[in-house]
Context: one part of a larger RNA
RNA sequence: UGACGGGGCCCCGCACAAGCGGUGGAGCAUGUGGUUUAAUUCGACGCAACGCGAAGAACCUUACCAGGGUUUGACAUGUUUGGGACAGCCGAUGAAAGUCGGUUUUCUUUCGAGACCCUUACACAGGUGCUGCAUGGCUGUCGUCAGCUCGUGUCGUGAGAUGUUGGGUUAAGUCCCGCAACGAGCGCAACCCCUACCCUUAGUUGCCAACGGGUAAUGCCGGGGACUCUAAGGGAACCGCCGGUGAUAAACCGGAGGAAGGUGGGGAUGACGUCAAGUCCUCAUGGCCCUUACAUCCUGGGCUACACACGUGCUACAAUGGCUGGUACAAAGGGUCGCAAUACUGUGAAGUAGAGCCAAUCCCAUAAAGCCAGUCUCAGUUCGGAUUGGAGUCUGCAACUCGACACCAUGAAGUUGGAAUCGCUAGUAAUCGUGGAUCAGCAUGCCAUGGUGAAUACGUUCCCGGGGCUUGUACA
Numbered sequence: 001u002g003a004c005g006g007g008g009c010c011c012c013g014c015a016c017a018a019g020c021g022g023u024g025g026a027g028c029a030u031g032u033g034g035u036u037u038a039a040u041u042c043g044a045c046g047c048a049a050c051g052c053g054a055a056g057a058a059c060c061u062u063a064c065c066a067g068g069g070u071u072u073g074a075c076a077u078g079u080u081u082g083g084g085a086c087a088g089c090c091g092a093u094g095a096a097a098g099u100c101g102g103u104u105u106u107c108u109u110u111c112g113a114g115a116c117c118c119u120u121a122c123a124c125a126g127g128u129g130c131u132g133c134a135u136g137g138c139u140g141u142c143g144u145c146a147g148c149u150c151g152u153g154u155c156g157u158g159a160g161a162u163g164u165u166g167g168g169u170u171a172a173g174u175c176c177c178g179c180a181a182c183g184a185g186c187g188c189a190a191c192c193c194c195u196a197c198c199c200u201u202a203g204u205u206g207c208c209a210a211c212g213g214g215u216a217a218u219g220c221c222g223g224g225g226a227c228u229c230u231a232a233g234g235g236a237a238c239c240g241c242c243g244g245u246g247a248u249a250a251a252c253c254g255g256a257g258g259a260a261g262g263u264g265g266g267g268a269u270g271a272c273g274u275c276a277a278g279u280c281c282u283c284a285u286g287g288c289c290c291u292u293a294c295a296u297c298c299u300g301g302g303c304u305a306c307a308c309a310c311g312u313g314c315u316a317c318a319a320u321g322g323c324u325g326g327u328a329c330a331a332a333g334g335g336u337c338g339c340a341a342u343a344c345u346g347u348g349a350a351g352u353a354g355a356g357c358c359a360a361u362c363c364c365a366u367a368a369a370g371c372c373a374g375u376c377u378c379a380g381u382u383c384g385g386a387u388u389g390g391a392g393u394c395u396g397c398a399a400c401u402c403g404a405c406a407c408c409a410u411g412a413a414g415u416u417g418g419a420a421u422c423g424c425u426a427g428u429a430a431u432c433g434u435g436g437a438u439c440a441g442c443a444u445g446c447c448a449u450g451g452u453g454a455a456u457a458c459g460u461u462c463c464c465g466g467g468g469c470u471u472g473u474a475c476a
Stems, first nucleotide, its partner, number of pairs: 001476002003473003007470007015460002019424005026315008034306002042053002064301007073124001077123003082118003087104007107114002126290002129288003135284002137279003140275001142273001147186006153162003166177003192267004197235007207224002211222003238261001241255005317417001321376007333364003338357002342353004383414001388409003392405003430452007
């Protein structure tokens, strides 16, 4: 100087407390461990691994296993031998990859040759093989915590200190005052994006107040720019104003005006560093290793196994509910190898024909909870939907291993969950649908989007994490 303390003081955080809803019990989904297996590919392991890499394993993917092939190779560059357009077609064999045989055909040209393919030989290719404790890059984490440092000066024999400590204040090393310090840098804040209010400009594909026309009805038509909206530029908030507190400071408390008030609400933004944290299986790369195999192609299987254990979720256990009928209101997205209106067929998943739309125009697309009626009457039920049988639809070369969906039947556990434990402070929690990426098909996951919309916070004694000062130390 740090680190540590079941030392002290001060402060903060859904850290506790106050509340609301969960997990832990059930069934299922999914990941992991374990076990099994020819293989169940690999990585990730307290927080910070476990719906994680994987924004989507039937084949492919795929790295694993069994079997069958190839060896200058599936892929790159160059040299070399011989030949041929590329390439396509036919036959045999085979599970396929491939192997063997036959056949058709000439692109450019400066006429040297070149492009492309086959063949021969060689340099070489290739490796998701090992080492993340050899590395780059990227990332997690403490933590959006308020810290981390430097120059010069001064003090100290020196390691170092000072500044950065102190008194206030702040979300903040934020600012003020003081001070052997004076300044500066990386962080904080602001500048950026979205959102809340207003103005200007613009008016189609959006809008419809006034005027006219038309309809069973509808901005449907003429038209209009007022309004909504769209999207470009501006304005607006700064403790600016008033009162109080305070050291006359910084600032804090209250009030006015205002769409908004004290960082308005969200996002992006992550200092010096820590964990030899993670990744050699994104990529790049040193070293080591394999080179008729640890390379490469194919068929089939596996990654989907199942006495069990754990994590994360979904659905429930019902009446604030289930079912039936009627009826209302979104936002944000996506669409040409696509979204598909409409009509017809089917109980349905869907099918057939097919308008429109490269989209503020057309479509996906009925939002659902809600509201209004009816019914059920507290039951393992008209709750719950697992499981199983049957007969189907769709995608796809192909749904047996191993897809999703629909119909009929079946109708399991489950009556609110032990010890323990998690999230959340406002348009939040809870609850309700909607869309997207990946994607042929496959979502209870992920990412986004709007609808309805709470309770509670006395307070900082305690638990956890963090910041500052100080103290002890046999630790570095």
Small-subunit ribosomal RNA, 3' major domain from a metagenome, 476 nucleotides, folded computationally.